[in-house]
């Protein structure tokens, strides 16, 4: 300097093929059920940090700036970062 492929919550990812409400796991916060160690009761039992399950919730308007369109994460142009591959 040509070229390709990637960027979407805090992390990983899907969703672009065919433009029509941004979603999944993980974390994060609530609760709510369980309840082993521990504490405490003279005994039932009571509490119950952590951990287990299971609900509900909060966060991101898609690297970034334009256009196209009734409508753009998708499509179009520039552009940035990374990774590759070529000279």
């Nucleotide at each position: 300097c040509g070229g390709g492929u990637g960027g979407u919550g805090g992390c990983g990812c899907a969703g672009u093929u065919u433009g029509g409400u941004a979603g999944c796991g993980c974390a994060c916060u609530u609760g709510a059920c369980u309840g082993g160690g521990g504490g405490u009761c003279a005994a039932g039992g009571c509490u119950g940090g952590g951990g287990g399950u299971c609900a509900a919730g909060g966060g991101g308007u898609c690297g970034c700036u334009g256009g196209u369109u009734c409508g753009a994460a998708u499509c179009c142009a520039g552009u940035c970062c990374a990774c590759c591959c070529g000279a």
Predicted 3D model of an 87-nucleotide RNA (transfer RNA) from an uncultured Coriobacteriaceae bacterium.
It matches the Rfam family "tRNA". Gene Ontology term of the family: triplet codon-amino acid adaptor activity. It is annotated as a transfer RNA.